Predicted 3D model of a 463-nucleotide part of an RNA (small-subunit ribosomal RNA, 3' major domain) from a Candidatus Falkowbacteria bacterium.
The coordinates come from a structure-prediction model, not an experiment, and the mean pLDDT is 83.
Its Rfam family is "Bacterial small subunit ribosomal RNA".
It was read from a public genome assembly.

Context: one part of a larger RNA
RNA sequence: AGACGGGAACCCGCACAAGUGGUGGAGCAUGUGGUUUAAUUCGACGAUAAGCGAGGAACCUCACCAGGGCUUGACAUCCCCCGAAUCCCGCAGAAAUGCAGGAGUGCCGCAAGGAAUGGGGUGACAGGUGCUGCAUGGUUGUCGUCAGCUCGUGUCGUGAGACGUACGGUUAAGUCCGGUAACGAGCGCAACCCUCAUUCUGUGUUACUUUUCCACAGAAAACUGCCCGAAAUAAUCGGGAGGAAGGCGAGGACGACGUCAAAUCAGCAUGGCCCUUACGCCCUGGGCUACACACGUGCUACAAUGGCCAGCACAAAGGGUUGCUAAGCCGAAAGGUGGAGCUAAUCUCAUCAAAGCUGGUCUCAGUUCGAAUUGAGGUCUGCAACUCGACCUCAUGAAGCUGGAAUCACUAGUAACCGUGGAUCAGCCUCGCCACGGUGAAUACGUUCUCGGGUUUUGUACU
Numbered sequence: 001a002g003a004c005g006g007g008a009a010c011c012c013g014c015a016c017a018a019g020u021g022g023u024g025g026a027g028c029a030u031g032u033g034g035u036u037u038a039a040u041u042c043g044a045c046g047a048u049a050a051g052c053g054a055g056g057a058a059c060c061u062c063a064c065c066a067g068g069g070c071u072u073g074a075c076a077u078c079c080c081c082c083g084a085a086u087c088c089c090g091c092a093g094a095a096a097u098g099c100a101g102g103a104g105u106g107c108c109g110c111a112a113g114g115a116a117u118g119g120g121g122u123g124a125c126a127g128g129u130g131c132u133g134c135a136u137g138g139u140u141g142u143c144g145u146c147a148g149c150u151c152g153u154g155u156c157g158u159g160a161g162a163c164g165u166a167c168g169g170u171u172a173a174g175u176c177c178g179g180u181a182a183c184g185a186g187c188g189c190a191a192c193c194c195u196c197a198u199u200c201u202g203u204g205u206u207a208c209u210u211u212u213c214c215a216c217a218g219a220a221a222a223c224u225g226c227c228c229g230a231a232a233u234a235a236u237c238g239g240g241a242g243g244a245a246g247g248c249g250a251g252g253a254c255g256a257c258g259u260c261a262a263a264u265c266a267g268c269a270u271g272g273c274c275c276u277u278a279c280g281c282c283c284u285g286g287g288c289u290a291c292a293c294a295c296g297u298g299c300u301a302c303a304a305u306g307g308c309c310a311g312c313a314c315a316a317a318g319g320g321u322u323g324c325u326a327a328g329c330c331g332a333a334a335g336g337u338g339g340a341g342c343u344a345a346u347c348u349c350a351u352c353a354a355a356g357c358u359g360g361u362c363u364c365a366g367u368u369c370g371a372a373u374u375g376a377g378g379u380c381u382g383c384a385a386c387u388c389g390a391c392c393u394c395a396u397g398a399a400g401c402u403g404g405a406a407u408c409a410c411u412a413g414u415a416a417c418c419g420u421g422g423a424u425c426a427g428c429c430u431c432g433c434c435a436c437g438g439u440g441a442a443u444a445c446g447u448u449c450u451c452g453g454g455u456u457u458u459g460u461a462c463u
Base pairs, nucleotide, nucleotide: 001463002462003460004459005458007457008456009455010454011453012452013451015447016446019410020409021408022407023406026300027299028298029297030296031295032294033293034291035290042053043052064286065285066284067283068282069281070280073125077124078123079121080120081119082118083117086103087102088101090099091098092097107114108113127275128274130273131272132271136269137268138264139263140262141260143258148187149186150185151184152183153182154163155162156161167178168177169176193252194251195250196249198220199219200218201217202216203215204214223246226240227239228238229237230236302403306362307361308360309359310358311357312356318349319348320347323342324341328337329336330335369400374395375394376393377392378391379390380389416439417438418437419436420435421434422433
């Protein structure tokens, strides 16, 4: 100088408390461990792994396994030889592949030849999701959006180092004021950026009932500016006016020096090591979907603040040409048919919602709750749904009557409840993720305690 303390003081945070809803019990979905397996590819492991990489595992993906094949190779550059390229078809085979037949002769150039492309050969080489994240770059998590981390000159100290950055106030903040052997400065904080909330102006396609509304793009507006009080008359704090908004207006993006030899060689790049008729490459099939069990994250419930039936109402934000697909018709439905419109403020997904409201029914029961499981029949995508897709209909109708110890999230348009869209994508295991709106709470006395953090101080046999 740090680090640590079941030392001290002060301060902060959904950290506790006060509340609300969950998880832990059930069924299912999903990830992980374990076990099993020919293989169940690999990575991630307290917080900071476990609906994570994966924003789509039937084939492909694919890295794993079994089998069938190739060896200058599926891919790149160079050299030599032959043939334009390309298209069609037969046989064997699970395919990869092997054998064989036919059509075809192009472009540049006078020619030799060349370009593009296919086949064969030679070796230089290719190739490796093989190892090392403890050799690395890049990127990321975390402490933590915590308020800290440093430098120049100067001063003090033999020196390591200290001061600056203490202290009194104040703040969300090393924020600001006062003060001071310090004076200044940098990275952080804040602001500058984006979105939302108000008004005005302009524009008006596809929007519009004219004013309005709506959309677009510009401007204004908030600064403790004004008043009162407190305070050192300062910084600042409390209250008020006006205002759409008030003291950081709300949200986002933005993450200092560093910590964890944290994560990633499988996103990519890359040193070294290793493989080279195989640890490379192609193909068929299987596996990643197994199942005594254990854990994590979710969904659906256990019902009457409810289930079912009928009628009525109100969004936002998105996507669409290999696409979204209307009206009409067929089907009980999934869906089929049909073909209008739309490169979309125009058409469409989508009458764009559901919770909601009105009426009816059920009357407390393992039920008209709950939907797992299983049987049967279908629909769609796709070469192909057996392993292993989603959806529809009929039948079946399991556990479950509010969950032990324990534990999580959340302070306002938040929690909770309700539906909608998107990426990925042929299809979809999406109950995930990311976004969007609708309805819309309770509680915070307070900082003793738990956890994490900051500042000062103290002890130390630790560095």